The part of an RNA shown here (large-subunit ribosomal RNA, domain VI) has 251 nucleotides and comes from a Candidatus Berkelbacteria bacterium.
Its mean pLDDT, the model's own confidence on a scale to 100, is 89.
It matches the Rfam family "Bacterial large subunit ribosomal RNA".
Context: one part of a larger RNA
RNA sequence: CGUGGAAGAUUGAGAGGAGCGGCUCCUAGUAUGAGAAGACCGGAGCGGACGAACCUCUGGUGUAUCGGCUGUCCUGCCAAGGGCAAUGUCGAGUAGCUACGUUCGGAACUGAUAACCGCUGAAAGCAUCUAAGCGGGAAGCAGGCCUCAAGAUUAAUCUUCGUUGACACCCCGGGUAGACUACCCGGUUGAUAGGCGCUAGGUGUAAGUGCGGUAACGCAUUGAGCCAAGGCGUACUAAUAGGUGAAUUGA
Numbered sequence: 001c002g003u004g005g006a007a008g009a010u011u012g013a014g015a016g017g018a019g020c021g022g023c024u025c026c027u028a029g030u031a032u033g034a035g036a037a038g039a040c041c042g043g044a045g046c047g048g049a050c051g052a053a054c055c056u057c058u059g060g061u062g063u064a065u066c067g068g069c070u071g072u073c074c075u076g077c078c079a080a081g082g083g084c085a086a087u088g089u090c091g092a093g094u095a096g097c098u099a100c101g102u103u104c105g106g107a108a109c110u111g112a113u114a115a116c117c118g119c120u121g122a123a124a125g126c127a128u129c130u131a132a133g134c135g136g137g138a139a140g141c142a143g144g145c146c147u148c149a150a151g152a153u154u155a156a157u158c159u160u161c162g163u164u165g166a167c168a169c170c171c172c173g174g175g176u177a178g179a180c181u182a183c184c185c186g187g188u189u190g191a192u193a194g195g196c197g198c199u200a201g202g203u204g205u206a207a208g209u210g211c212g213g214u215a216a217c218g219c220a221u222u223g224a225g226c227c228a229a230g231g232c233g234u235a236c237u238a239a240u241a242g243g244u245g246a247a248u249u250g251a
Base pairs, nucleotide, nucleotide: 001151005161006160007159008158009157010156014148015147016146017145020048022046023045024044025043026042032037050105051104052103053102054101058099059098060097061096065092066091067090068089069088070085071084072083073082074081075080109143110142111141116136117135118134119133167245168244169243170242171187172186173185174184175183192238193237194236195234196233197232198231199230201227202226203225208221209220210219211218212217
């Protein structure tokens, strides 16, 4: 820009992805074979690599959480804290992101076939899978599974709304979305973000005080105190108010 206004919901022409091996057991020490050996067909399980999704578990990260420790400066001093020292360093760790973790996948099945195997069967009184006709037969082909998909310009379909303005954009609060843009959600008829409350979870028993000890320190109050991204709730704060475009052009 088109699809001759818009919103929502679909169809699927077409395109892409996937397509892998191994081992063990049963059938069965059966068929076969003098023996040694040892199946087809069919069934069950285990595991590898590859791929996808996810974070319950196991781990990683987690410079926004908690704690331990050292030096130094500061808060007048004690105590308690703050700054700096690679995040000062060390031990843990929520969300998120992740693999080393978890779950799942390859298929079954159907159709048409290849080589090949057949039935019936003449030309050619026989024979012959082929000439007419009819079957079987591959990890391959077409479906089946997953994804995209009407610029499929052959521009499809359905529903609803619409110049008495449908709808969209600007603007604002945000996000599982993201470089920007886009996308998605929300905008008071509101839980969108922040705050606050409760809670999950993390750290690991705060400060102060009391008691014990000459003291270092210990014990009690106390699973305390503190706490990020999680969950639920709550209009306290901010999403107020408002503006713009909009169905054309030509005949």